[in-house]
RNA sequence: GGGGCGUUAGCACAGUUGGUAGUGUACAACACUGGCAGUGUUGGGGUCAGGGGUUCGAAUCCCCUACGCUCCA
Numbered sequence: 001g002g003g004g005c006g007u008u009a010g011c012a013c014a015g016u017u018g019g020u021a022g023u024g025u026a027c028a029a030c031a032c033u034g035g036c037a038g039u040g041u042u043g044g045g046g047u048c049a050g051g052g053g054u055u056c057g058a059a060u061c062c063c064c065u066a067c068g069c070u071c072c073a
Stems, first nucleotide, its partner, number of pairs: 001072007010025004019056001027043006049065005
């Protein structure tokens, strides 16, 4: 220098064919319990890595950039 893959909640990850962003865990409140632990219910938390483009509409399609992993030179 070139190719491929990845980047989504504090953490680990899903998100199919473009149409209201989710699950587990963690966190908070409440309930059950004599208490702890545990279980259940409810709730808060996201510039979807950054920028631009296409589209009525983009996490998703296209381009550029950054970072990580990997292969080639």